[in-house]
RNA sequence: CCAGAUGGCCGGAUGGCCGCGGCGCUCGCCUGUCAAAGGGCCAGGCGUCGAGGAAAGUCCGGGCUCCACGGGAACACGGUGCCGGAUAACGUCCGGCGGGGGCGACCCCAGGGAAAGUGCAACAGAAAGCAAACCGCCUAAGCCUUCGGGCUGGGUAAGGGUGAAAGGGUGCGGUAAGAGCGCACCGCGCCGCCGGUAACGGCGGUGGCAUGGCAAACCCCACCGGGAGCAAGACCAAAUAGGGACGACACGCCGGGCAACCGGCACCCACGUUUCCGAGGGCGUCGUCCGGGUCGGUCGCGCGAGGCACCUGGCAACAGGCGUCCCAGAGGAAUGGUCAUCACCCGCUUCGGCGGGGACAGAACCCGGCUUACACGCCAUCUGGCCCA
RNA sequence: UCCGGUGUAGCUCAGCGGUAGAGCAAGCGGCUGUUAACCGCUAGGUCGGGGGUUCGAAUCCCUCCGCCGGAGCCA
Numbered sequence: 001c002c003a004g005a006u007g008g009c010c011g012g013a014u015g016g017c018c019g020c021g022g023c024g025c026u027c028g029c030c031u032g033u034c035a036a037a038g039g040g041c042c043a044g045g046c047g048u049c050g051a052g053g054a055a056a057g058u059c060c061g062g063g064c065u066c067c068a069c070g071g072g073a074a075c076a077c078g079g080u081g082c083c084g085g086a087u088a089a090c091g092u093c094c095g096g097c098g099g100g101g102g103c104g105a106c107c108c109c110a111g112g113g114a115a116a117g118u119g120c121a122a123c124a125g126a127a128a129g130c131a132a133a134c135c136g137c138c139u140a141a142g143c144c145u146u147c148g149g150g151c152u153g154g155g156u157a158a159g160g161g162u163g164a165a166a167g168g169g170u171g172c173g174g175u176a177a178g179a180g181c182g183c184a185c186c187g188c189g190c191c192g193c194c195g196g197u198a199a200c201g202g203c204g205g206u207g208g209c210a211u212g213g214c215a216a217a218c219c220c221c222a223c224c225g226g227g228a229g230c231a232a233g234a235c236c237a238a239a240u241a242g243g244g245a246c247g248a249c250a251c252g253c254c255g256g257g258c259a260a261c262c263g264g265c266a267c268c269c270a271c272g273u274u275u276c277c278g279a280g281g282g283c284g285u286c287g288u289c290c291g292g293g294u295c296g297g298u299c300g301c302g303c304g305a306g307g308c309a310c311c312u313g314g315c316a317a318c319a320g321g322c323g324u325c326c327c328a329g330a331g332g333a334a335u336g337g338u339c340a341u342c343a344c345c346c347g348c349u350u351c352g353g354c355g356g357g358g359a360c361a362g363a364a365c366c367c368g369g370c371u372u373a374c375a376c377g378c379c380a381u382c383u384g385g386c387c388c389a
Numbered sequence: 390u391c392c393g394g395u396g397u398a399g400c401u402c403a404g405c406g407g408u409a410g411a412g413c414a415a416g417c418g419g420c421u422g423u424u425a426a427c428c429g430c431u432a433g434g435u436c437g438g439g440g441g442u443u444c445g446a447a448u449c450c451c452u453c454c455g456c457c458g459g460a461g462c463c464a
Base pairs, nucleotide, nucleotide: 001385002384003383004382005381006380007379008378009377012342013341014340015339016338017337018336020050021049022048023047024046025045026044028041029040030039031038052360056371057370059369060368061367062366063365064229065228066227067226077225078224079223080222081221082096083095084094085093086092097111098109099108100107101106112220113219117218118217119214120213134160135159136156137155138154139153141152142151143150144149168186169185170184171183172182173181187209188207189206190205191204192203193202194201195200233299234298235297236296243290244289245288246287247286248285249284252265253264254263255262256261267282268281269280271278272277306325307324308323310321311320312319313318344357345356346355347354348353390460391459392458393457394456395455396454399413400412401411402410407444415431416430417429418428419427437453438452439451440450441449
C1' cells in the first nucleotide's frame, strides 16, 4: 500500500434572530357558579426543560394494574432444547464443548431422543427398509455338446449400472468366486481408568458391525407458561332517557280474547269563540331525594432493574462500592426555521476562493433484549499478500 | 393496543413435501361470404423478498414487505 476479519463510536459544533410544546413564578381578561373548583385566550413578561440509536416492527421477556384462583398433581394447548454462568426474566448475553466453512484473522449451527411406537422417501433402479441377484464373477449338482461352451439349479454384495441414500472404509491375507471369514489402521458400539463442575476429551481393553436418513413429520423425554392489557385501572361527575323511595293530585265503564292486547264510550289537555260535532294527543302527572353509569374532568405519568466518571472482584456477560447529575411527557398534533463562523464530503479553481450536499426515521405506561432501516465519517485490535529499509 | 386472514400466469382461483395447473383474457390456425360463437394449437411464472431444515420447499420453520378484515364504548 492492497484485500479482508472483529469490536466500538458519532448521527455536526458555537452564537444571533424568529417560532412551537410542557412546567414554575408574575400580571390580566373571558366562561362558569350563591361562592368556588375547573376550563379557555391569535395573550404578555421572566426562568427552566424539550426525541432516538433505532423512538420503528410488535418478535420475545419482565415491571405495573385489574380479573380468576384453598394447596398440590395430572391432562390438553403453546413454547424452549449441548454444558456452565449472567440476569428481575428471556427464545437474550458471556465463556466453553462438539460439528461445518475459510490459507488465515474469524464466521455459522432449532445442537435432546431414530434399539418406545406410527409415518415418509417422487423419478430412476433388480432391490428403498422384513433388504435385494439386472449386468457381471464363480460353480463341487443335473442335462446337452460341434469339447469352444450353453441351459437349469446353486453360491457371491468384490466390480458395473440406478439413486440424495444400496446395511462400515482402506490395504493385506484368504477363497471356486466372494464375504469382518481372519488381521492392521481408521470409524462405530460397550466396559474401565484418567482429566474436567459439566458438555466432552485422552488412554487402554473388548465386540466383529447387530438397529442408515428425516422429529423446522406425528411423537417421546426434560423444563417453562393462569387470562387480559394504560382504551389496564382508580377517583370526581352534566344534560337527556330509564330505575328506586317519599309527598300531592288523579284513579271510570262495556265488548272480544287464555293472555299480551284490540275496539268503543267516558275523563283530561290544547285547537277551531261556546253547545253539538270534528281531527289530534294522554291514561298517570308534578315535586323532592337516592343509586348505577355515559359525555367530560383528574390521577395512573415520569427518581428509574436510571445516566455518567472512578475503584474493587470476575477471562467475560455482570456484580458490589463511592461520587455526581435530574433528563420530554401532553389532545392523534410541540420538539422547528433562518443567518453567520467553523468542521466534513463532492465538483470547479486564476489556489484567493466559488457552488452544492448531509441519511434512516420521529416518543405517548415503562424497562431489558432481538430483528429491520440508515448519508458522510472516525477509532482500536487482528489476518493474508506485495514493496522498501 | 390486541388479534385473524391473505400474496401462485394480464385477471379470478386450485395445488399444501416429489415435473407448477384450471377458467377467462392474448397470439396463430380452422369453420364462415364476413364477424361473433365454436374447434385445435401456442406462448406467458424470481409461487411477495431473503435465510434455514430436507436428497428434494409454492408447501415446513425464522425474518422482512405489501394488502384485507375484526375486537374495545352502546349506559
Predicted 3D model of RNase P RNA and transfer RNA as a complex of 464 nucleotides. Rfam match: Bacterial RNase P class A. The family's RNA type in Rfam is ribozyme. The coordinates come from a structure-prediction model, not an experiment, and the mean pLDDT is 75.